[in-house]
Context: one part of a larger RNA
RNA sequence: CUGGGCGUAAAGGGUGCGUAGGUGGCAAUUUAAGUCAGAUGUGAAAUCCCAGGGCUUAACCUUGGAAUUGCAUAUGAUACUGGAUAGCUAGAGUACAGUAGAGGGAAGUGGAAUUUCCGGUGUAGCGGUGAAAUGCGUAGAUAUCGGAAGGAACACCAGUGGCGAAGGCGGCUUCCUGGACUGUAACUGACACUGAGGCACGAAAGCGUGGGGAGCAAACAGGAUUAGAUACCCUGGUAGUCCACGCUGUAAACGAUGAAUACUAGAUGUUAGGGUGUUUAACACCUUAGUAUCGAAGCUAACGCGCUAAGUAUUCCGCCUGGGGAGUACGGCCGCAAGGUUAAAACUC
Numbered sequence: 001c002u003g004g005g006c007g008u009a010a011a012g013g014g015u016g017c018g019u020a021g022g023u024g025g026c027a028a029u030u031u032a033a034g035u036c037a038g039a040u041g042u043g044a045a046a047u048c049c050c051a052g053g054g055c056u057u058a059a060c061c062u063u064g065g066a067a068u069u070g071c072a073u074a075u076g077a078u079a080c081u082g083g084a085u086a087g088c089u090a091g092a093g094u095a096c097a098g099u100a101g102a103g104g105g106a107a108g109u110g111g112a113a114u115u116u117c118c119g120g121u122g123u124a125g126c127g128g129u130g131a132a133a134u135g136c137g138u139a140g141a142u143a144u145c146g147g148a149a150g151g152a153a154c155a156c157c158a159g160u161g162g163c164g165a166a167g168g169c170g171g172c173u174u175c176c177u178g179g180a181c182u183g184u185a186a187c188u189g190a191c192a193c194u195g196a197g198g199c200a201c202g203a204a205a206g207c208g209u210g211g212g213g214a215g216c217a218a219a220c221a222g223g224a225u226u227a228g229a230u231a232c233c234c235u236g237g238u239a240g241u242c243c244a245c246g247c248u249g250u251a252a253a254c255g256a257u258g259a260a261u262a263c264u265a266g267a268u269g270u271u272a273g274g275g276u277g278u279u280u281a282a283c284a285c286c287u288u289a290g291u292a293u294c295g296a297a298g299c300u301a302a303c304g305c306g307c308u309a310a311g312u313a314u315u316c317c318g319c320c321u322g323g324g325g326a327g328u329a330c331g332g333c334c335g336c337a338a339g340g341u342u343a344a345a346a347c348u349c
Stems, first nucleotide, its partner, number of pairs: 004320003007303002012317001014201004021194003025088002028085004033081002035077003039073004049065006091191001092188003095184005103177007110154001115149007125136002162169002206247006215241002220236004258316006266294012278281001298305002322349003331342004
């Protein structure tokens, strides 16, 4: 390279936007670049192949043919692809009328609870465990009542419910703001799909500067347990967890399943709409978009998947190629650092 693959065996990029590139709906005219046809020229000889000939045969030598799958030129064909021109509306987008939603950002605000402080009542214990002890408490704790402060998180509603590209998003109110879906079919008229690089977003932990600090809690200290116990259990407790701005750029970033389009039995539940019918109901049926469970065909090594495909096909991107060495070394790029990213080889089985 030709291949074969990527849910779990190696392998889908964490996610989106989008440049180049690749690919691209219906029908008409034109062109003839790709494509196709025969023609001409060329494609040295030797070699290879085929049919003869010459050395007693063979190797070898030799004659002729074929082949040289290519290139160029002119001519012709026009189905398909491409170019040009003028169109269409089924893709895509816009408009209008509605719908649902923890989608995002900012400001404000509420109650329950924990903790601390102040005051009252009250007295000897509290706390904790398998059992204890460290710890707290006669300087009045725990318990209980009233008040205050402060931080963080939002019980019930709550749901294989909803929204978001993913990460993720949950008290309430207001403001700003993105997307989706349904219906109408008024407008544009292929404006589309994918997407190397690039750009943006990206849990937790971590880092920088400045705040904040109730609870929880790496590190750390003590008490237990134990042969030991740098642990599991207990009492404390600092970073951190929270906020603002900036960095980091990774996760079992998972559906371990890239995106888009078309086609291929059904059944049941549920979310947001629309329509038809009727006995107007906790109704029946149809339909669009989601989200689940089961399942025909088919697929699969099996498990399982099965209109939300892992089925049948097309387009584009990413990735894999025995285990270890190793997602490491070196170099490059990025980062304040931690480190990230790109990414081998020797050797070994």

Predicted 3D model of a 349-nucleotide part of an RNA (small-subunit ribosomal RNA, central domain) from an uncultured bacterium. Rfam family: Bacterial small subunit ribosomal RNA. Its family is annotated with structural constituent of ribosome and ribosome in the Gene Ontology. The coordinates come from a structure-prediction model, not an experiment, and the mean pLDDT is 87. The RNAcentral record of the full RNA draws on ENA and SILVA.